[in-house]
Context: one part of a larger RNA
Molecule: small-subunit ribosomal RNA, 3' major domain
Organism: Chitinophaga sp. LWH185
RNA sequence: UGACGGGGGUCCGCACAAGCGGUGGAGCAUGUGGUUUAAUUCGAUGAUACGCGAGGAACCUUACCUGGGCUAGAAUGCUGGUGGCCCGGAUCUGAAAGGGUCCUUUGUAGCAAUACACCGCCAGUAAGGUGCUGCAUGGCUGUCGUCAGCUCGUGCCGUGAGGUGUUGGGUUAAGUCCCGCAACGAGCGCAACCCCUAUCUUUAGUUGCCAACAGGUCAAGCUGGGAACUCUAAAGAAACUGCCGUCGUAAGACGCGAGGAAGGAGGGGAUGAUGUCAAGUCAUCAUGGCCUUUAUGCCCAGGGCUACACACGUGCUACAAUGGUAGGAACAAAGGGCUGCUUCCUGGUAACAGGGUGCUAAUCUCAAAAAUCCUAUCUCAGUUCGGAUUGAGGGCUGCAACUCGCCCUCAUGAAGCUGGAAUCGCUAGUAAUCGUAUAUCAGCAAUGAUACGGUGAAUACGUUCCCGGACCUUGUACA
Numbered sequence: 001u002g003a004c005g006g007g008g009g010u011c012c013g014c015a016c017a018a019g020c021g022g023u024g025g026a027g028c029a030u031g032u033g034g035u036u037u038a039a040u041u042c043g044a045u046g047a048u049a050c051g052c053g054a055g056g057a058a059c060c061u062u063a064c065c066u067g068g069g070c071u072a073g074a075a076u077g078c079u080g081g082u083g084g085c086c087c088g089g090a091u092c093u094g095a096a097a098g099g100g101u102c103c104u105u106u107g108u109a110g111c112a113a114u115a116c117a118c119c120g121c122c123a124g125u126a127a128g129g130u131g132c133u134g135c136a137u138g139g140c141u142g143u144c145g146u147c148a149g150c151u152c153g154u155g156c157c158g159u160g161a162g163g164u165g166u167u168g169g170g171u172u173a174a175g176u177c178c179c180g181c182a183a184c185g186a187g188c189g190c191a192a193c194c195c196c197u198a199u200c201u202u203u204a205g206u207u208g209c210c211a212a213c214a215g216g217u218c219a220a221g222c223u224g225g226g227a228a229c230u231c232u233a234a235a236g237a238a239a240c241u242g243c244c245g246u247c248g249u250a251a252g253a254c255g256c257g258a259g260g261a262a263g264g265a266g267g268g269g270a271u272g273a274u275g276u277c278a279a280g281u282c283a284u285c286a287u288g289g290c291c292u293u294u295a296u297g298c299c300c301a302g303g304g305c306u307a308c309a310c311a312c313g314u315g316c317u318a319c320a321a322u323g324g325u326a327g328g329a330a331c332a333a334a335g336g337g338c339u340g341c342u343u344c345c346u347g348g349u350a351a352c353a354g355g356g357u358g359c360u361a362a363u364c365u366c367a368a369a370a371a372u373c374c375u376a377u378c379u380c381a382g383u384u385c386g387g388a389u390u391g392a393g394g395g396c397u398g399c400a401a402c403u404c405g406c407c408c409u410c411a412u413g414a415a416g417c418u419g420g421a422a423u424c425g426c427u428a429g430u431a432a433u434c435g436u437a438u439a440u441c442a443g444c445a446a447u448g449a450u451a452c453g454g455u456g457a458a459u460a461c462g463u464u465c466c467c468g469g470a471c472c473u474u475g476u477a478c479a
Base pairs, nucleotide, nucleotide: 001479002478003476004475005474007473008472009471010470011469012468013467015463016462019426020425021424022423023422026317027316028315029314030313031312032311033310034308035307042053043052064303065302066301067300068299069298070297077125078124079123080122081121082120083119084118088103089102090101091100092099093098107116108115109114128292129291131290132289133288137286138285139281140280141279142277144275149188150187151186152185153184154183155164156163157162168179169178170177194269195268196267197266199237200236201235202234203233204232205231209226210225213224214223215222240263243257244255245254246253247252319419323378324377325376326375327374328373329372335366336365337364340359341358344355345354346353347352385416390411391410392409393408394407395406396405432455433454434453435452436451437450438449
């Protein structure tokens, strides 16, 4: 100087407390461990691994296994030799890859030799490796932590390591600001500048809108038209403790004060200092070293990654009446669409199929929002709850659904009556609950992830305690 303390002081955080809803019990989905296996490819492992890399494992992917093949090899370039235009077609063997046979044909310049272009073969340069080492590395990432810290120049103090500044008194979300001070300044962080959102104004008015006028329909901005409103998308305005009161030297704090759409950082996002964990990644990529070169490389078929006495994590669905079922009626936002989204009509109980139409989309379409409301029914039961499992019949994608896809219909109708010890999330348009969309994608094991809106709470006395962190101080046989 740090680190640590079941030392002290001050402060903060869904850290506790106060509340709401879960997990832990059931069934299933998914990941992991273990076991099994020819293989169940590899990595990630307290917090900071475990719906993680993977934003799509039937083949491919694919790295694994078994078997069959190739050896300058799957791609590109150069040199020398050699053959042929290139290209195309047929055929044998084979699971395919691969291996073999045959046919056709003779480019451009030139009389020709030959040269050039293209392709195959041979030789030589050279390739390949998801092989090892993340404890050789770059880059990227997690975490402490969006915590308020981390440093430097000059000066001063100290023999020196170092200290001071950065401590102290207040204040703040903040090393934020004020006051004081052997310090005076500065840098990286904080904040602001950026984006979305809440209000208004201006500009613009189609594909969006429809107040007034006219036409028109079963109905409908449907039409003429309009530029008000909504909206769209560009530019501005607006919030600064600016004003008032109280407290204070100041910074600032308080006020169911004013005004205002918004009030004290208005609400979100992006943004992550110096460093810590030899944290993670050599399998995104790049890369040193090592290893391999008729194989640890490359091609192919089939299998595996989907196994199953078990254990754990993360989720979905439930156990019902604040509910289930049937009928009827409403209200979103944000996205996607030409190898696509498909209105509409017909067939089918349905998944879907057959016709045919609009849209490269504020125009057409996916598209029905669902919780909600109204009416009826069920009446507390393993049930009209719950839907696992299994049987049968179909549909779709795709060379191909056996291992191993999704969907529909009929039948079947398991466990489960609110979950031990323990444990997680959340402070407001939040939790809880309800649907919608997208990426990946032929299809889909999506209950996942990422976005979007609808309905919409309870509680916070407080900081004694648990956990983590910041600053000052103190002790130390630690560095």